A computed fold for a 597-nucleotide part of an RNA from a soil metagenome, annotated as large-subunit ribosomal RNA, domain I. RNAcentral holds the full RNA, with entries from MGnify. The prediction has a mean pLDDT of 84.
Context: one part of a larger RNA
RNA sequence: GGCGCACGGUGGAUGCCCUGGCGUCAGGAGGCGAUGAAGGACGUGGCAGGCUGCGAUAAGCUCCGGUGAGCCGCCUAACAGGCUUUGACCCGGAGAUUUCCGAAUGGGGAAACCCCCCGCGGCAAACCCGCGGGAUCCGGCACUGAAUACAUAGGUGCCGGAGGCGAACGAGGGGAAGUGAAACAUCUCAGUACCCUCAGGAAGAGAAAGCAAUCAGCGAUUCCCUGAGUAGUGGCGAGCGAAACGGGAACAGCCUAAACCCGGCCUAUGCCAAGCCCGCGAGCGUUGUAGGCCGGGGGUUGCGAGACCCGUCCGGGCGGUGUUGCGGAACCGCCGGGAAGUUACCAACCGGAUCCGUAGUCGAAACGGCUGGAAAGCCGGCCCAUAGAGGGUGAUAGGCCCGUAGGCGAAACGGAUUCCGGCUUCCUGGGACGGGCUCUCAAGUACCGCGGGGCACGUGAAACCUCGCGGGAAUCCGGGAGGACCAUCUUCCAAGGCUAAAUACUACCUGACGACCGAUAGCGCACUAGUACCGUGAGGGAAAGGUGAAAAGAACCCCAGCGAGGGGAGUGAAAUAGAACCUGAAACCGUGUGCCU
Repeated sequence: GGCGCACGGUGGAUGCCCUGGCGUCAGGAGGCGAUGAAGGACGUGGCAGGCUGCGAUAAGCUCCGGUGAGCCGCCUAACAGGCUUUGACCCGGAGAUUUCCGAAUGGGGAAACCCCCCGCGGCAAACCCGCGGGAUCCGGCACUGAAUACAUAGGUGCCGGAGGCGAACGAGGGGAAGUGAAACAUCUCAGUACCCUCAGGAAGAGAAAGCAAUCAGCGAUUCCCUGAGUAGUGGCGAGCGAAACGGGAACAGCCUAAACCCGGCCUAUGCCAAGCCCGCGAGCGUUGUAGGCCGGGGGUUGCGAGACCCGUCCGGGCGGUGUUGCGGAACCGCCGGGAAGUUACCAACCGGAUCCGUAGUCGAAACGGCUGGAAAGCCGGCCCAUAGAGGGUGAUAGGCCCGUAGGCGAAACGGAUUCCGGCUUCCUGGGACGGGCUCUCAAGUACCGCGGGGCACGUGAAACCUCGCGGGAAUCCGGGAGGACCAUCUUCCAAGGCUAAAUACUACCUGACGACCGAUAGCGCACUAGUACCGUGAGGGAAAGGUGAAAAGAACCCCAGCGAGGGGAGUGAAAUAGAACCUGAAACCGUGUGCCU
């Protein structure tokens, strides 16, 4: 020195563990913000570094409710001092306070800082201190008010709103390329990624100018299954790729514009005529007529509808109105009767009941022996069970603890459904039918040409929807569609609007589950983690868990530097469980010994 064996050191694999994570599902909630958010800075404790909480009232203040004996948050023990059955601490609800920055909003600014104006208060005071107000834009109202007479622009004030943040889902406006086509240009990727705007708890769509067509029929929209990788489309390449029918989920329908009537305002015009509801009598005559605008009534449809006029039938009572008396008609109001309703159909709510949520609460049933440090294990023998889910307890507990099954519970706040009442609206007050065929039925629209886009559909025979430019209708004897176009036929009524549910999503809260992970795994983070650290910055981004059942965390003695470390003693079941602490592999380093050299 090598090999082997034994015993150690080092190291931290492995096993075991889990207040951490991952995924899925169900329910809730689906927003917060100028009443100052999200997120921060700085403070705040008797002593106070970090975390948490809180805000100069600062680990907290008030009230209400729950609970009931301890408490003054965690790392984190001690010291000092307190609170508490007159109910502390803790939990829930409602309030108060809430520095400075931040949309940040008086002005500025290198965020958490600097400076100013006005009013009020304190002070003798102008200084100083305290409180309140002072941004911009939009809408409304009022006042004021140029060139320029009316007016308008502008100005001033008041009231209301907006602004910013937020995970995904949604709608709209813009909109790639890598890629595929085995190259590449049409095409594809893809209307994807990304950017912008806006909204809601969902959004969007939605009550047919729709489908269909087999003799015929259907009847808003949305979503799922199917139809179907079909019909199609396609350098007919790569690829792209429907729809109707059928089966389900959920269901809900409505309001305007116009004709016509009435009223108001403006403009034009008109002078004894028209007109003033009708009949008769009296009377008035800037009343009338035409156009425009505004408001009320009316009306909303495709077996066309409505208006207007005529006819027929039905419709509780009272009062009032116009130039006037009487009669009629019309209109308005009140009472009575009836109906409906807060998601659309008009619209804002209030109270009560019930249920749910935000604290809680009741909750069955065992003992003995044995082993052991410890019983929940084993043996004996008993009980509960609408509860034998799960967790904890010194090993493995239905009956020890927390729970579980099953019940119960709210002063306050929030939510929901149905009901009742208030309330509001509507009907009665008009409606139904028949006839007349005068009027109306959404215009730079439909449609056409050219050029695009969207439709599964790439210009194609290319309908349909939509945009730019140009041209440019009709009103029911009208107009659109049925995939060029025409006829017949069928079907529907555009050019205005609203509309719940079925559908999508999950930052957040609660619950449940897992042939999900178990500390190099699982989120980057089980631990002072988006921390330390790196970077000018955008940004990047760790490592790091485990004594023991219980600290019982080793009094005292010895060596030693008032060390580090160790030896005794003591605790403990165990100390080779001693805090560099469960287990403690390997590499690597030793000590002893056997053999070889």